[in-house]
Annotation: RNAcentral holds the full RNA, with entries from SILVA. Predicted 3D model of a 577-nucleotide part of an RNA (small-subunit ribosomal RNA, 5' domain) from Rozella sp. Its mean pLDDT, the model's own confidence on a scale to 100, is 81.
Context: one part of a larger RNA
RNA sequence: UAUGCUUGUCUCAAAGAUUAAGCCAUGCAUGUCUAAGUAUAAACGACUUUAUACAGUGAAACUGCGAAUGGCUCAUUAAAUCAGUUAUAGUUUAUUUGAUAAUACCUUACUACAUGGAUAACCGUGGUAAUUCUAGAGCUAAUACAUGCUAAAAAACCCGACUUCGGAAGGGUUGUAUUUAUUAGAUAAAAAACCAAUGUGGGCAACCACUCUUUUGGUGAUUCAUAGUAACUUUUCGAAUCGCAUAGCUUCAUGCUGGCGAUGGUUCAUUCAAAUUUCUGCCCUAUCAACUUUCGAUGGUAGGAUAGAGGCCUACCAUGGUUUUAACGGGUAACGGAGAAUUAGGGUUCGAUUCCGGAGAGGGAGCCUGAGAAACGGCUACCACAUCCAAGGAAGGCAGCAGGCGCGCAAAUUACCCAAUCCCGAUACGGGGAGGUAGUGACAAUAAAUAACAAUGCAGGGCCCUAUUGGGUUCUGCAAUUGGAAUGAGAACAAUUUAAAUCCCUUAACGAGGAACAAUUGGAGGGCAAGUCUGGUGCCAGCAGCCGCGGUAAUUCCAGCUCCAAUAGCGUAUAUU
Numbered sequence: 001u002a003u004g005c006u007u008g009u010c011u012c013a014a015a016g017a018u019u020a021a022g023c024c025a026u027g028c029a030u031g032u033c034u035a036a037g038u039a040u041a042a043a044c045g046a047c048u049u050u051a052u053a054c055a056g057u058g059a060a061a062c063u064g065c066g067a068a069u070g071g072c073u074c075a076u077u078a079a080a081u082c083a084g085u086u087a088u089a090g091u092u093u094a095u096u097u098g099a100u101a102a103u104a105c106c107u108u109a110c111u112a113c114a115u116g117g118a119u120a121a122c123c124g125u126g127g128u129a130a131u132u133c134u135a136g137a138g139c140u141a142a143u144a145c146a147u148g149c150u151a152a153a154a155a156a157c158c159c160g161a162c163u164u165c166g167g168a169a170g171g172g173u174u175g176u177a178u179u180u181a182u183u184a185g186a187u188a189a190a191a192a193a194c195c196a197a198u199g200u201g202g203g204c205a206a207c208c209a210c211u212c213u214u215u216u217g218g219u220g221a222u223u224c225a226u227a228g229u230a231a232c233u234u235u236u237c238g239a240a241u242c243g244c245a246u247a248g249c250u251u252c253a254u255g256c257u258g259g260c261g262a263u264g265g266u267u268c269a270u271u272c273a274a275a276u277u278u279c280u281g282c283c284c285u286a287u288c289a290a291c292u293u294u295c296g297a298u299g300g301u302a303g304g305a306u307a308g309a310g311g312c313c314u315a316c317c318a319u320g321g322u323u324u325u326a327a328c329g330g331g332u333a334a335c336g337g338a339g340a341a342u343u344a345g346g347g348u349u350c351g352a353u354u355c356c357g358g359a360g361a362g363g364g365a366g367c368c369u370g371a372g373a374a375a376c377g378g379c380u381a382c383c384a385c386a387u388c389c390a391a392g393g394a395a396g397g398c399a400g401c402a403g404g405c406g407c408g409c410a411a412a413u414u415a416c417c418c419a420a421u422c423c424c425g426a427u428a429c430g431g432g433g434a435g436g437u438a439g440u441g442a443c444a445a446u447a448a449a450u451a452a453c454a455a456u457g458c459a460g461g462g463c464c465c466u467a468u469u470g471g472g473u474u475c476u477g478c479a480a481u482u483g484g485a486a487u488g489a490g491a492a493c494a495a496u497u498u499a500a501a502u503c504c505c506u507u508a509a510c511g512a513g514g515a516a517c518a519a520u521u522g523g524a525g526g527g528c529a530a531g532u533c534u535g536g537u538g539c540c541a542g543c544a545g546c547c548g549c550g551g552u553a554a555u556u557c558c559a560g561c562u563c564c565a566a567u568a569g570c571g572u573a574u575a576u577u
Base pairs, nucleotide, nucleotide: 001573002572003571004570005569009447011445015440016407022405023404024403026402027401028400031065032064037062038061043057044056063426072360073359074358082281083280084279087276088275091274092273097269098268099267111240115146116145122138125135126134127133155174156173157172158171159170162167175237177233179231180230181229182228183227184226199210200209201208202207217224239263241262242261243260244259247257248256249255250253283331284330285329290322291321292320297319298318299317300316301315302314303313304312335357336356337355339350340349341348342347362383363382365380366379367378385396387394388393413438415437416436417435421434422432423431424430453483454482456479457478458477459476460475461474462473463472464471465470490510492507494506520566521565522564523563524562525547526546531561533560534559535558536557542549543548
């Protein structure tokens, strides 16, 4: 693990892995809206402070986000996965959290108090047997799609007419991002001399002596961070957005200034991760001894591709790389680990299965979208299955939850719910077969009913009194005798439990005398606890793991009685220690 017989209670609870990663009818399992993107629904309408642009609720639809998580399965896979341990100075990262953008025009009459064109829902006309198929006409939105302005000043650099060589009118460029080139990003120690400038002291002066020369972060380590220059670009971003409050200042202009949020946005960090990566470690097999390299095998140089290192790919070179310390090949009823069973120690066997990692969605392959997929409850082909059809066509993927067929020794309900735990979303409100709750359930595991007591009778033991018979006291056992006490199994008002229920725990009224509310499964020659009792059978029928039993007195068969073992469980088969 399966199966046979049996089964009262409480708690707990595995469960179509093994065989077919075989096939699937039907239903569901991923959607989502706040004050705060978009409402003229020809939808609803009441409170209404007032609603003739709108203002409340709000279907649909556009837009945004999610759908790469979760759940399932173990087919592949043997230095692969995986485990422990390293690295990223070799990279990407939606979201979270914290920081972060003074520079846009190219210049004489110009949108910056606000630009443009669409499209859905809607309305109407239609097509097809048919689908979550869609065509044509007519409108209308944006945080959809596009386009595109907005202070002042300074400084630096470059060009430079002209020039008395001292200068200099004038012009151009300079946010951030991208690509390339280049510069800085320093610093072992000492002495002397010279030039220039500056300061201090001495000196009338010539001059002498002394001092100073000014910034540089981080790492074990970088071409790092950072900054500068020159160019480069199908020129990235630098808000034409939304809600709630509405105030102040005046030159009363439809002027100026202004709060708290929401959403968005570049770069840097952070977080969530991801992707590669260092070292060590794996079962059986030599009836596998050589393997790899044409078509990359091992290394170098360059390029391409990539988020990025790398034969990852290409070109050109070199001839390497592994192997009895078992390479390469084959097998595995092999996903790896944490773990499980057994065990004095050492070991042996198992690990599909709830946690971590991997892989896969009928088989292969390719791809779109996106921060993230080589995604399958996404798409496109091919192969194998297979559904509807009016025969022209159309649709499909349960190794999600239920459920069905098949397979088999072998495995549950087409139930209820988002109340808990959490996840997703524009979100306190929606959704979730994730998950929870019941149902099935002798997979395992927990606690422990099926009687307890007394009297009486009988039998027996100890002690005391007794010469004995016997009496007293106390203990044990057996009784088709008697007695009241105790209780749950069951059933049930009620409350509790719960999302709603059920069960449990509580609890009224009911509920025990043998014929019940009745315990079984295996055994009784030995191993091995327990009969030389009775009837039947007669080497037959049968039993028996093994030894053996049975041929007319069977301790072993079939039965009755009695007894033994474990006990709500016990037997059998198989695997393993």